[in-house]
Molecule: transfer RNA
Organism: Candidatus Methylomirabilis sp.
This record gives sequence, structure tokens and C1' cells, in this order.
RNA sequence: UGGGAGAUCGUCUAACGGUAGGACAAAGCACUUUGACUGCUUCAAUCUAGGUUCGAGCCCUAGUCUCCCAG
Repeated sequence: UGGGAGAUCGUCUAACGGUAGGACAAAGCACUUUGACUGCUUCAAUCUAGGUUCGAGCCCUAGUCUCCCAG
């Protein structure tokens, strides 16, 4: 430099263009003499900027970062 892949709650991981879900973590409640375990509830996210569309995490363009291949 060229080609390819990826970026989603604090972490990991899903999601036919149609309400962004789950697990762990955190908080609260129940249980317990206390703690742990367990159960229930809550909180919390689409890398950035544009475009297409009635509607974009998903499609298109540009950019940033990470990984792989070639030179």
C1' cells in the first nucleotide's frame, strides 16, 4: 500500500428491514439468627458522520480502531 473480516448494556453473546434479547456482573426485595445459596424484579448497549427507505443493528458511501492475508 492492496484485499478480506469485525466493532451491540460494565463483560460475553444473539437478533428474516418492523417493540434491540439472553447469560454473567450491579442494585432492590423475598428466604436466612447472620452470611452464602436460591427465587423474583429493576438498571443498562447498536464505533462515528451522512444517504436509501414509511421504517436501518441489518442496505449504500466515507471515516476511526482491531484482526487476518499478500507485497